[in-house]
RNA sequence: GGAGCCGGCCGGAUGAUCGCCUGUCGAUUCGUCGGCGGGAGGAAAGUCCGGACUCCAGAGGGCAGGGCGCUGGGUAACACCCAGGCGGAGCGAUCCGACACCGGCGCAACAGAGAGUAGACCGCCGAUGGCCGGGGCAACCCGGAUCAGGCAAGGGUGAAACGGCGGGGUAAGAGCCCACCGCGUCUGUGGUGACACAGACGGCACGGUAAGCGUCGCCCGGAGCAAGACCAAAUAGGAGGGCACCCGAGGCUCGACCAUAUGGGAGCCUCGGACCGGCCGGCCCGGCCGAGUCCUCGGGUAGGUCGCACGAGGCCUGGGGUAACUCAGGUCCCAGAGAAAUGAUCAUCCCCGCAUCAGUUCGCUGAGGCGGGACAGAAUCCGGCUUACAGGCCGGCUCCAACG
Numbered sequence: 001g002g003a004g005c006c007g008g009c010c011g012g013a014u015g016a017u018c019g020c021c022u023g024u025c026g027a028u029u030c031g032u033c034g035g036c037g038g039g040a041g042g043a044a045a046g047u048c049c050g051g052a053c054u055c056c057a058g059a060g061g062g063c064a065g066g067g068c069g070c071u072g073g074g075u076a077a078c079a080c081c082c083a084g085g086c087g088g089a090g091c092g093a094u095c096c097g098a099c100a101c102c103g104g105c106g107c108a109a110c111a112g113a114g115a116g117u118a119g120a121c122c123g124c125c126g127a128u129g130g131c132c133g134g135g136g137c138a139a140c141c142c143g144g145a146u147c148a149g150g151c152a153a154g155g156g157u158g159a160a161a162c163g164g165c166g167g168g169g170u171a172a173g174a175g176c177c178c179a180c181c182g183c184g185u186c187u188g189u190g191g192u193g194a195c196a197c198a199g200a201c202g203g204c205a206c207g208g209u210a211a212g213c214g215u216c217g218c219c220c221g222g223a224g225c226a227a228g229a230c231c232a233a234a235u236a237g238g239a240g241g242g243c244a245c246c247c248g249a250g251g252c253u254c255g256a257c258c259a260u261a262u263g264g265g266a267g268c269c270u271c272g273g274a275c276c277g278g279c280c281g282g283c284c285c286g287g288c289c290g291a292g293u294c295c296u297c298g299g300g301u302a303g304g305u306c307g308c309a310c311g312a313g314g315c316c317u318g319g320g321g322u323a324a325c326u327c328a329g330g331u332c333c334c335a336g337a338g339a340a341a342u343g344a345u346c347a348u349c350c351c352c353g354c355a356u357c358a359g360u361u362c363g364c365u366g367a368g369g370c371g372g373g374a375c376a377g378a379a380u381c382c383g384g385c386u387u388a389c390a391g392g393c394c395g396g397c398u399c400c401a402a403c404g
Base pairs, nucleotide, nucleotide: 001400002399003398004397005396006395007394008393009392010391012349013348014347015346016345017344018343020039021038022037023036024035025034026033027032041375045386046385048384049383050382051381052380053224054223055222056221060285061284062283063282065220066219067218068217069216070084071083072082073081074080085099086097087096088095089094100215101214104213105212106209107208121155122154123151124150125149128148129147130146131144132143133142134141135140163181164180166178167177168176183202184201185200186199187198188197189196190195228306229305230304231303238297239296240295241294242293243292246273247272248271249270250269251268252267253266254265257264258263276290277289278288279287280286313332314331315330316329317328318327319326320325350373351372352371353370354369356367357366358365359364
């Protein structure tokens, strides 16, 4: 000097004029006015995860369904974050991971001889038996081409070809044999663990795929601020329909009926049972509410207040931890609209780019001019992930080249 990797931050500022929303205090002629203070984001986006909170509802067991899937930690929790392990990519800094189980079932087009204990297209051999030629008395020897036959080591096809490489052996070959690697089993050592290392033995091997069905382990109620709570008002306490209104015990009252000391009987309340209706995301069990409940049609209201921002909160300092994070102390209150507010104009400055001019130690600096200033708007709130982003700054690390 160049090329990269990882992390963090900013992404406009100031002033003036006018305008908007809100908290709090005060005043008020109830129209509002005044003082003090505050007013969009790193993603507010996606609605992909996890929760807080509210209701079902006092909320249990199971099936189905869904989620996660190496180990350890963090957290309110998580599919997130941190640290590791193994595998892969990269010279490297680093980055990536649907990371449990394949002897059940399924799938792998086409090509190829053959796609799971398969297979001969091109090939290699042809020792042995057969054929031909030569030598030899014969036994037999040498040579040739190949038939029978042998091979799956070489080449080809394919995403993938039934361990790899070297040697021995063979007619040529093959874990056929041997060393190393790999694979399997066992033992030991280290580690919380995933795993790593070492040794021994060994058949030398029926591969891939589970973001295919499936099996295993762990986890999971549902709905959602349009949740929900309260107030006011209005209508038609409307019409139709389903089911039930039963039994037992106790208590109280008796004005109606019979009779009257009391009872029969009637009404009300409490408890239990049967049974019906409804509720608990689907189903079963179980439970709860109600003697009334639910369904259909029709009508009225849809106004106001709360929920609504003090939080698993921000910042600073110190301790612990490799880290994520956590503990302690101090300090601060930083939007709350309700059809949706933070805007407009002017000036100056700032950042970037382009050309021109001047200077220059050739790194750059200055002047005026022109242009540009990204992605993008809270709506119950928080922790994450993912996506978008003009321009700029800071820190750490890796590689290459040159010079000293």
About this RNA: Predicted 3D model of a 404-nucleotide RNA (Bacterial RNase P class A) from a Nitrospirota bacterium. The coordinates come from a structure-prediction model, not an experiment, and the mean pLDDT is 76. Taxonomically the source falls in Nitrospirota (Bacteria, Pseudomonadati).